[in-house]
Molecule: transfer RNA
Organism: Candidatus Shapirobacteria bacterium
RNA sequence: AGGGCUGUCGGUUAACUGGUAAACCACGGGUCUCCAAAACCCGGACUGAGAGUUCGAGUCUCUCCAGCCCUG
Numbered sequence: 001a002g003g004g005c006u007g008u009c010g011g012u013u014a015a016c017u018g019g020u021a022a023a024c025c026a027c028g029g030g031u032c033u034c035c036a037a038a039a040c041c042c043g044g045a046c047u048g049a050g051a052g053u054u055c056g057a058g059u060c061u062c063u064c065c066a067g068c069c070c071u072g
Stems, first nucleotide, its partner, number of pairs: 001071007010025004019055001027043005048064005
């Protein structure tokens, strides 16, 4: 320099080919308990950045950023 893959709550992953962004763990609150743990209930928090297409984008297109791999 060229090419490929990946990027989603604090962590690990879904979202079935464009149609309400969800689950588990963790975290906060509550019930229970003498206290705590466990169990149960409730809650907050996320699409790497920016543009484009579309009625509608995590998903399609372009540029950039970061990580990994291949070629030279």